A computed fold for a 75-nucleotide RNA from a Pyrinomonadaceae bacterium, annotated as transfer RNA. Rfam family: tRNA. Gene Ontology term of the family: triplet codon-amino acid adaptor activity. The prediction has a mean pLDDT of 82. The same sequence occurs in records of 2 taxa.

RNA sequence: GGCCGCUUGGCUCAGCGGUAGAGCACUCGCCUCACACGCGAGGGGUCGAUGGUUCGAAUCCAUCAGCGGCCACCA
Numbered sequence: 001g002g003c004c005g006c007u008u009g010g011c012u013c014a015g016c017g018g019u020a021g022a023g024c025a026c027u028c029g030c031c032u033c034a035c036a037c038g039c040g041a042g043g044g045g046u047c048g049a050u051g052g053u054u055c056g057a058a059u060c061c062a063u064c065a066g067c068g069g070c071c072a073c074c075a
Base pairs, nucleotide, nucleotide: 001071002070003069004068005067006066007065010024011023012022013021018055026042027041028040029039030038048064049063050062051061052060
């Protein structure tokens, strides 16, 4: 330098055009002498950034950034 993949709550991931979810974690309550487990309830993200397409974008397109992989270059 070229190509490919990934980037979504604290963590691991789903969602693939119709307005964002799960598990774990966290908080509160119940249960217990207490803790854990179990049960119930709750808070937390605008989807890496910026632009574009669209009535509508996390989902499509472009550029940039970060991470990972392969290939090449190595004057």